[in-house]
RNA sequence: AUCCGAAAAGGCCAAACCACCGGUAACGGUGGGACGGAAAGCCAACGGGUCUUUCAUAAGACAGCCGAGCCGCCAGG
Numbered sequence: 001a002u003c004c005g006a007a008a009a010g011g012c013c014a015a016a017c018c019a020c021c022g023g024u025a026a027c028g029g030u031g032g033g034a035c036g037g038a039a040a041g042c043c044a045a046c047g048g049g050u051c052u053u054u055c056a057u058a059a060g061a062c063a064g065c066c067g068a069g070c071c072g073c074c075a076g077g
Stems, first nucleotide, its partner, number of pairs: 002077002005074001012037002017032006035064001041070002046067003049062005
C1' cells in the first nucleotide's frame, strides 16, 4: 500500500420513545435512553430515492434509504 473481517483488544456512534428548545412543517439541537451499526465518520455543490411546504413551479429536510467518493482504529492474509 492492498484485500478481508469484527472472533479478540482498546474503544466509538446511538434507533424508537421521553423532556426542553428551534422550525409552518419535514426535521434539527441538548439531556436521558439503546434498536442496532465495521465506517451509523464526512459528503445534500456526486447520482438516485423518500419526506415537508407558510406566501410554491420554487424553497427546504433526510447521510441510520441505495449506489459512488474522501478520511479512519484494530486483528489476519